[in-house]
RNA sequence: GCGGGCGUGGUGGAAUUGGCAGACACGUCGGACUUAGGAUCCGAUGCCGAAAGGCUUGGAGGUUCAAAUCCUCUCGCCCGCA
Numbered sequence: 001g002c003g004g005g006c007g008u009g010g011u012g013g014a015a016u017u018g019g020c021a022g023a024c025a026c027g028u029c030g031g032a033c034u035u036a037g038g039a040u041c042c043g044a045u046g047c048c049g050a051a052a053g054g055c056u057u058g059g060a061g062g063u064u065c066a067a068a069u070c071c072u073c074u075c076g077c078c079c080g081c082a
Base pairs, nucleotide, nucleotide: 001081002080003079004078005077006076007075010026011025012024019065027045028044029043030042031041032040046055047054048053058074059073060072061071062070
């Protein structure tokens, strides 16, 4: 240099083939239980905001009523070829 794959909350990891983004698990926070802790159980848990609401799938743009998903460019990592 060329070709291919991957990138999603704090972490792992889904999204049924373009139609509620973050299921599920872990972690964390609050509570119950306990003398205390562990285990177990219940609830909450992306970001901004007082709320209404807005934003968010590595980044930027495009197509579409609608994009994590399709197209273009770009960044990072991995694999192959030279």